[in-house]
């Protein structure tokens, strides 16, 4: 260095609930607990969604991409 382990310690948190913001995708905060080695960030490409239809927005837990990261077994 790669590899991603029925390893250690930790981390994150779908669906569903409360509150609360938005017209809405949906955001934030709490509880949850299916998953997640980037399920950390970041709309740049495809894509999927919303609308009050604009020089608009929303998803980074769909995929590709760029930025950064903890452990570290076999091989």
């Nucleotide at each position: 260095u790669c590899a991603g382990a029925c390893a250690a310690g930790g981390g994150c948190a779908c669906a569903c609930c409360c509150g609360u913001c938005g017209c809405g995708a949906g955001g934030c905060g709490g509880g949850g607990c299916c998953g997640c080695a980037a399920a950390g960030c970041c709309a740049c490409g495809g894509g999927a969604c919303c609308c009050a239809c604009g020089c608009g927005g929303u998803c980074a837990g769909c995929c590709g991409g760029g930025c950064u990261g903890c452990c570290g077994a076999c091989c």